[in-house]
Molecule: transfer RNA
Organism: bacterium
RNA sequence: AGGGGUGUAGCUCAGUUUGGUAGAGCGUCGGUCUCCAAAACCGAAGGUCGUCGGUUCGAGCCCGGCCGCCCCUG
Repeated sequence: AGGGGUGUAGCUCAGUUUGGUAGAGCGUCGGUCUCCAAAACCGAAGGUCGUCGGUUCGAGCCCGGCCGCCCCUG
């Protein structure tokens, strides 16, 4: 330099099939329980969906540029 993959909550990831309310587990915080704690159960907070544009009534999803990471080729 060329090609491919990937980027969503603090972490690991779903959500892409068919564009239409942003979710799960773990973690964190609060509560119940307990002599205390753990476990269990209940609840809550936490997101410019890498970034900038485009298409669309509507984009995490489709299209383009750029950036980070991984792999392949030279």